RNA sequence: CGAGUUCGCCAGACAGUCGCCGUUUAGCUUGCUAAAGGGAGGAAAGUCCGGGCUCCACAGGGUAAGGUGCCAGAUAACGUCUGGGCGGCGUGAGCCGACGGCCAGUGCAACAGAGAGUAGACCGCCUAAGUACCUUCGGGUACCGGUAAGGGUGAAAGGGUGCGGUAAGAGCGCACCGCGUGGGUGGCAACAUUCCACGGCACGGUAAACCCCACCAGGAGCAAGACCAAAUAGGGAUCCUACAGGCGUGGCCCGCGCUGGAUCCGGGUAGGUUGCUUGAGGUGUAUGGCGACGUACACCCUAGAUGAAUGACUGUCCACGACAGAACCCGGCUUAUCGGCGAACUCAACUU
RNA sequence: GCGCCUGUAGCUCAGCUGGAUAGAGUAGCAGGUUCCGAUCCUGUUGGUCGGGGGUUCGAAUCCCUCCAGGCGCGCCA
Numbered sequence: 001c002g003a004g005u006u007c008g009c010c011a012g013a014c015a016g017u018c019g020c021c022g023u024u025u026a027g028c029u030u031g032c033u034a035a036a037g038g039g040a041g042g043a044a045a046g047u048c049c050g051g052g053c054u055c056c057a058c059a060g061g062g063u064a065a066g067g068u069g070c071c072a073g074a075u076a077a078c079g080u081c082u083g084g085g086c087g088g089c090g091u092g093a094g095c096c097g098a099c100g101g102c103c104a105g106u107g108c109a110a111c112a113g114a115g116a117g118u119a120g121a122c123c124g125c126c127u128a129a130g131u132a133c134c135u136u137c138g139g140g141u142a143c144c145g146g147u148a149a150g151g152g153u154g155a156a157a158g159g160g161u162g163c164g165g166u167a168a169g170a171g172c173g174c175a176c177c178g179c180g181u182g183g184g185u186g187g188c189a190a191c192a193u194u195c196c197a198c199g200g201c202a203c204g205g206u207a208a209a210c211c212c213c214a215c216c217a218g219g220a221g222c223a224a225g226a227c228c229a230a231a232u233a234g235g236g237a238u239c240c241u242a243c244a245g246g247c248g249u250g251g252c253c254c255g256c257g258c259u260g261g262a263u264c265c266g267g268g269u270a271g272g273u274u275g276c277u278u279g280a281g282g283u284g285u286a287u288g289g290c291g292a293c294g295u296a297c298a299c300c301c302u303a304g305a306u307g308a309a310u311g312a313c314u315g316u317c318c319a320c321g322a323c324a325g326a327a328c329c330c331g332g333c334u335u336a337u338c339g340g341c342g343a344a345c346u347c348a349a350c351u352u
Numbered sequence: 353g354c355g356c357c358u359g360u361a362g363c364u365c366a367g368c369u370g371g372a373u374a375g376a377g378u379a380g381c382a383g384g385u386u387c388c389g390a391u392c393c394u395g396u397u398g399g400u401c402g403g404g405g406g407u408u409c410g411a412a413u414c415c416c417u418c419c420a421g422g423c424g425c426g427c428c429a
Base pairs, nucleotide, nucleotide: 002347003346004345005344006343007342008341009340010339012317013316014315015314016313017312018311020039021038023036024035025034026033027032028031041323045334046333048332049331050330051329052328053221054220055219056218060254061253062252063251066216067215068214069213070084071083072082073081074080085099086097087096088095089094100212101211105210106209107206108205122151123150124147125146126145130143131142132141133140134139159177160176161175162174163173164172178201179199180198181197182196183195184193185192186191225274226273227272228271235265236264237263238262239261240260245259246258247257248256267428268427269426281300282299283298284297285296286295287294288293318321353425354424355423356422357421358420359419362378363377364376365375371409380396381395382394383393384392402418403417404416405415406414
């Protein structure tokens, strides 16, 4: 200097004027005025997971359906994160992985192909043995057969290379590589093993097929729920059920509680308060841990609307400004995003 | 805000327990029938199976993710 990798941060700046939504204080004419101070995000999004909170039994037993899936840890919890193992990609820093089990059972594999699962003779190779015929006595032909080395089909055809062996072949035998089983060793474990012994050797693919194993989990959601006020037609129809029933949250059975209930039509009201933002909260320091994270101390308070606020205009400057707007609250994941900054590291070339 | 459903030809729908050319009706086009039209008959065109990725030999179908559209909701009895 160029090309990259990982992690973190920012998201136009400043000033003025006019507005909008809360908070506090003061004033009174009690809903206004004045002053002070505050007012969107890294994703507020998708609603894909997990938890808090609330109600139904402070959610209990069983079963069905569902989810997760290498190991260890972190955490309130997770399908998230951290570290490790194994596999794949990259020269490398690093990145990616739905990564339990088809020797419990069942199923599936179209077409092609001889054969698709403890397989298979279509072409090819072989006639050593047997039978028949021919024979120039060398042998030849046919049958019965042998053969998974070679070809061909297919996504997939039952270890690889070499030597021996054979009629031709074949783990048939041997050597090496690979594979499997058991033991030892290292590791909490997944797993590894340049250690030892044994086995000729697949136990084929598919579980984002049913299923098996282990673990997880009751349901609903702030339009949850609580309080006040207002309103009236506490009406009508159909159906279920008469207590071994029905309902109470949404699979079913038991259990617990209550004693009629469901659907449709019609009617009334759609106002206020609360839940509501101080929280698994931030920032800094110290400390334990490789790390995710934990612990201690100090400091800080940082939107809370309910037709729903956070905007408009002017001026100056620059690198000319992307995606996008809270609605009970958090932890994640995923997706969208103009650009800029910082740290650590890798590769290549050059200079000293 | 919360919960749920759907997406296949221009339109309305099958196919969704994976199997290769993705079908049916209608619309469009061409031909026939008719004096000319409609109807009817025959043939034919037309598909990113909403987009992307994965599992599998093979995906409209199974899984993940994104996009678009639609439906329902309180209280009193």